[in-house]
Context: one part of a larger RNA
RNA sequence: UGUUGGUGUCUGAUAGGAAGGACUUUUUAGUACGAGAGGAACAAAAGUUCGAGGCCACUGGUCAAUCGGUUAUCUGGCAAGGUAGGCCGAGCAGCUACGCCUUAUGGGAUAAGAGCUGAAAGCAUCUAAGCUCGAAACCCUCCUAAAAAAGAGACACUUGAAGUCCUCAUAGAAGAUGAGAUUGAUAGGAUUGUGGUGUAAGCUUCGAGGUAACGAGAAGUUCAGCCAGCAAUUACUAAUAAC
Numbered sequence: 001u002g003u004u005g006g007u008g009u010c011u012g013a014u015a016g017g018a019a020g021g022a023c024u025u026u027u028u029a030g031u032a033c034g035a036g037a038g039g040a041a042c043a044a045a046a047g048u049u050c051g052a053g054g055c056c057a058c059u060g061g062u063c064a065a066u067c068g069g070u071u072a073u074c075u076g077g078c079a080a081g082g083u084a085g086g087c088c089g090a091g092c093a094g095c096u097a098c099g100c101c102u103u104a105u106g107g108g109a110u111a112a113g114a115g116c117u118g119a120a121a122g123c124a125u126c127u128a129a130g131c132u133c134g135a136a137a138c139c140c141u142c143c144u145a146a147a148a149a150a151g152a153g154a155c156a157c158u159u160g161a162a163g164u165c166c167u168c169a170u171a172g173a174a175g176a177u178g179a180g181a182u183u184g185a186u187a188g189g190a191u192u193g194u195g196g197u198g199u200a201a202g203c204u205u206c207g208a209g210g211u212a213a214c215g216a217g218a219a220g221u222u223c224a225g226c227c228a229g230c231a232a233u234u235a236c237u238a239a240u241a242a243c
Stems, first nucleotide, its partner, number of pairs: 005158006014145004020050008033038001051103005059097004066090005071084005092229001106140003113133004163243002166180004186238003189234005194228004202221005209214001
């Protein structure tokens, strides 16, 4: 672009898919079998490993968010900071594997093969007519895409619609997708919670030693202080105006 208004939800011709591979153990069973020594299977159950797909509640890793300790140096001193991502200890979200989940079952038509009935050929014969079984292979059952399937589908709603701009993220190379746009919790802020770190500054007391000044450090105030890519609440700010 077409399918002859638009939007939404579907159907599914068709296409694709690791749709899994292997093994162990238990029961079967010390059974069948075998003189004994030994020693199965059908079936059922529980698992392991390799591969494939997905996920982050748990565990582990990482975590240039963050918190803390400490070194050198600078801001006159304290406090608070800058630089060396200095070094070190933790570390939520996110991302991940070493973590977790799925990878099931049944049916149909068959191959080799096994048979039934059965003539040609009074017998026999699975085959010539007819019929029953039979494999991880084939077709479904499962997953994904899929009205451009030209036989171009169905249903519902609908008369103004769609987009730009704007606030954004469960989305993202750009487009696209998704949430919102005051009849509003979309982002920021605020408050509360939860979580991380680990007990802030100041003050008080103690403190080896020292005449004293001073003094590493300890305790209390203090589960403090600081912080948050998280959650909830709240229109305070911005989603105005417009095309």